[in-house]
Purine riboswitch aptamer from Candidatus Izemoplasma sp., 102 nucleotides, folded computationally. The coordinates come from a structure-prediction model, not an experiment, and the mean pLDDT is 75. Of the family's consensus pairs, 100% are formed in the model.
RNA sequence: UACAAUACUAGCGGUUCGUAUCGUAUAUGAUCAGAAAUAGGGUCUGAUUGUCUCUACCCCGAAACCGUAAAUUCCGGGACUACGUUACACGCUACUUGAGAG
Numbered sequence: 001u002a003c004a005a006u007a008c009u010a011g012c013g014g015u016u017c018g019u020a021u022c023g024u025a026u027a028u029g030a031u032c033a034g035a036a037a038u039a040g041g042g043u044c045u046g047a048u049u050g051u052c053u054c055u056a057c058c059c060c061g062a063a064a065c066c067g068u069a070a071a072u073u074c075c076g077g078g079a080c081u082a083c084g085u086u087a088c089a090c091g092c093u094a095c096u097u098g099a100g101a102g
Base pairs, nucleotide, nucleotide: 003098004097005096009094010093011092012091013090018088019087020086022084023083024082025081026056029049030048031047032046033045034044035043041066042065050057058078059077060076061075063073064072
């Protein structure tokens, strides 16, 4: 002098990619229309709305209720997405170490 490595330590970054965490949003909700099933059933499709918000708006299970009709109700568990916080991963530099060259 350039190179390489790296446990620890310090500083900076952490925009981009990643993990975890917590917060905010939304209640994985509501309304309407069409179609479908019928106690061994209770489903499907579309639209609107809801968020200083893109996306999503479903799944599993328990119970109730409806005496065959057109309508479901309730409880438990589960996220995803957007934005932000914190920590980490990670990156760079210093320190340190190693080997090589002059």